[in-house]
Context: one part of a larger RNA
RNA sequence: CGUAGGAAAUUUGAGUAGAUCUGUCCUUAGUACGAGAGGACCGGGACGGACCGACCUCUAGUGUAUCUGUUGUGGCGCCAGCUGCAUUGCAGAGUAGCUACGUCGGGAAGGGAUAAGCGCUGAAAGCAUCUAAGCACGAAGCCCACUACAAGAUGAGAUUUCCCUUAUAGGUUGUUCUAGAUGAGGACGUCGAUAGGCCGCAGGUGUACGCACAGCGAUGUGUUCAGCCGAGCGGUACUAAUUACCUAUGAGA
Numbered sequence: 001c002g003u004a005g006g007a008a009a010u011u012u013g014a015g016u017a018g019a020u021c022u023g024u025c026c027u028u029a030g031u032a033c034g035a036g037a038g039g040a041c042c043g044g045g046a047c048g049g050a051c052c053g054a055c056c057u058c059u060a061g062u063g064u065a066u067c068u069g070u071u072g073u074g075g076c077g078c079c080a081g082c083u084g085c086a087u088u089g090c091a092g093a094g095u096a097g098c099u100a101c102g103u104c105g106g107g108a109a110g111g112g113a114u115a116a117g118c119g120c121u122g123a124a125a126g127c128a129u130c131u132a133a134g135c136a137c138g139a140a141g142c143c144c145a146c147u148a149c150a151a152g153a154u155g156a157g158a159u160u161u162c163c164c165u166u167a168u169a170g171g172u173u174g175u176u177c178u179a180g181a182u183g184a185g186g187a188c189g190u191c192g193a194u195a196g197g198c199c200g201c202a203g204g205u206g207u208a209c210g211c212a213c214a215g216c217g218a219u220g221u222g223u224u225c226a227g228c229c230g231a232g233c234g235g236u237a238c239u240a241a242u243u244a245c246c247u248a249u250g251a252g253a
Stems, first nucleotide, its partner, number of pairs: 001152001005163007015149004021049007033038001051106005059100004066093005071086006110144003117137001119135002164252001167249006174188004194240003197236005203229003210223005
């Protein structure tokens, strides 16, 4: 821009893409078969491999904005306590998120038409013949079925609701996100929990500083499962979303 008014929501599905894998064991049954050796079809069940999808409860990894220990050196006048730099200085752990080595799920069942093939009826050709007329079976393959997208499917579909002029819709702008390169998408903007802060909880680290006591001291013990804490969960208007601006549409040629 189109889909002959505009908007929102829900849809149909022409079509497109994906998936389509496979093993072992148990049972049927040591049965059928076979002199024996051996050893099934059909059917039922269990457990796997590879591949694919989703997720983070568990396990594990990362986690340079979390906590702790510690070395050298500089700074805060000194002590104490903090802090800069040294690969995040090094080391031990680790929330959220993201992940796999983790968890869950999938390729199931069924239908239609068939291939090779197996047949029924049956003439030409008094017989025979699956075929010439007719009819029934038959594959991981084909068409459905399963999953995702899908009306620019210009063949532009359908249904429902709303709007009729400062009214409806959209945008700018602002706070932002499980969304994101930017656009876009979702939430919110005081009639407010959108983000930050604060409070509580979960979770992490592992018992802070100061003081007291014991010890010459290093240090230990008590206060103290303390102190501190990013992303998680819940609450709370304290802060910031204030104010404001722009566009389209004239009852549908």
The prediction has a mean pLDDT of 86. Large-subunit ribosomal RNA, domain VI from a Rhodothermales bacterium, 253 nucleotides, folded computationally. Taxonomically the source falls in Rhodothermales (Bacteria, Pseudomonadati, Rhodothermota, Rhodothermia).